[in-house]
RNA sequence: GGAGUCGGCCAGGCAGCCGCUGUUCACGUGCAGGUCGUGCGCAGAGGAAAGUCCGGGCUCCGCAGAGCGGGAUGCAGGGUAACGCCCUGGCACGGUAACGUGACGAAGAGGGCCACAGAGACGAGUCCUCGGGCUGCAAAGUCUGAGGGGUGAAACGCGGCAACCUCCAUCCGGAGCAACACCAAAUAGGCAAGCGCGGUGGUGUAACAGCCACUUCGGCCGGCUCGGCCGAGGCUUGCGGGUAGGUGGCUAGAGCCCGGGGGUAAUCCCGGGCCCAGAGGAAUGGCUGCCGGCCCCGUCCGGGUUCGCCCGGCCGGGGUCACAGAACCCGGCUUAUCGGCCGUCUCCCGCU
Numbered sequence: 001g002g003a004g005u006c007g008g009c010c011a012g013g014c015a016g017c018c019g020c021u022g023u024u025c026a027c028g029u030g031c032a033g034g035u036c037g038u039g040c041g042c043a044g045a046g047g048a049a050a051g052u053c054c055g056g057g058c059u060c061c062g063c064a065g066a067g068c069g070g071g072a073u074g075c076a077g078g079g080u081a082a083c084g085c086c087c088u089g090g091c092a093c094g095g096u097a098a099c100g101u102g103a104c105g106a107a108g109a110g111g112g113c114c115a116c117a118g119a120g121a122c123g124a125g126u127c128c129u130c131g132g133g134c135u136g137c138a139a140a141g142u143c144u145g146a147g148g149g150g151u152g153a154a155a156c157g158c159g160g161c162a163a164c165c166u167c168c169a170u171c172c173g174g175a176g177c178a179a180c181a182c183c184a185a186a187u188a189g190g191c192a193a194g195c196g197c198g199g200u201g202g203u204g205u206a207a208c209a210g211c212c213a214c215u216u217c218g219g220c221c222g223g224c225u226c227g228g229c230c231g232a233g234g235c236u237u238g239c240g241g242g243u244a245g246g247u248g249g250c251u252a253g254a255g256c257c258c259g260g261g262g263g264u265a266a267u268c269c270c271g272g273g274c275c276c277a278g279a280g281g282a283a284u285g286g287c288u289g290c291c292g293g294c295c296c297c298g299u300c301c302g303g304g305u306u307c308g309c310c311c312g313g314c315c316g317g318g319g320u321c322a323c324a325g326a327a328c329c330c331g332g333c334u335u336a337u338c339g340g341c342c343g344u345c346u347c348c349c350g351c352u
Base pairs, nucleotide, nucleotide: 001348002347003346004345006343007342008341009340010339012291013290014289015288016287017286018285020044021043022042023041025039026038027037028036046323050334051333053332054331055330056329057328058176059175060174061173065226066225067224068223070172071171072170073169074168075089076088077087078086079085090104091102092101093100094099105167106166110165111164112161113160114159127148128147129146130145131144132143133142134141135140180248181247182246183245190239191238192237193236194235195234198215199214200213201212202211203210216232217231218230219229220228221227255274256273257272258271259270260269261268262267292321293320294319295318296317297316298315300313301312302311303310304309
């Protein structure tokens, strides 16, 4: 100097004018009350906000079991709230290497598959050679042992495949913020069907009522079977009608930053500091100026040169600035992407 590998960070900057959303405070309005208005201040999209692929928090079923079925993971140890994620190590494959990838348990529990080629691909057996036996006048047939040859990834076997079924180990309720809660309004508290509106015993009472147990029926627990729970007048199903409005949920978090310590690491502990969107058909935008990054071209200068050109610098011109926008919130994975900065390691070339 060149080419790579791994990790971290940024995600154009500054200024002015106008315009949005939230919010502290002040003033005004309003009978009061966040109802509305004005003003200063503060805050206002991402590394992926994307895909909805995993795991959760949270809400409801719901007080919440068991088995079967179904699904997921698959070397070992660790991390984590948890995971199919992350770290470390092992093995296999790729790469000169740094490193990268891995659907990485079991093929003697069983079933199934192995195209084409080849005689033959789950127990079957072709050709040739040698040895031995039997039948036969011979030709030939048949049995057995050893070896070699064609095809193919694989052929007298403890072959291959389980991202085929299966077996083993471990794990898993379901639905989802369009969850759910409250308020207001409106309509037809409509019609039909199914089951049924109970039963027995005990206790209790003046008698009822009430209570307990069993049973019957209806419904719920993602599917089925048990079991449990709710109800004894309501439930389920279908058709039809009304409403689709408002408020909450809704942003202080498994949160972020700095320092110290343990650990190879993922991460964990301690101390200090910070508050960093909550829209509601969807807010952060528009205009102007200057600067900046990248690409291309041109003149000049410096260096190198295999004399083709290459590298760097100043100036000028042209073009361009990606992927892309929260919607309950987190931890991951995957996909898309213009460029820049910092660091670790590997290989090649040259010089000293």

RNAcentral holds the sequence, with entries from ENA. The RNA shown here (Bacterial RNase P class A) has 352 nucleotides and comes from a Burkholderiales bacterium. Its mean pLDDT, the model's own confidence on a scale to 100, is 76. Its Rfam family is "Bacterial RNase P class A". From the family's description: Ribonuclease P (RNase P) is a ubiquitous endoribonuclease, found in archaea, bacteria and eukarya as well as chloroplasts and mitochondria. The family's RNA type in Rfam is ribozyme.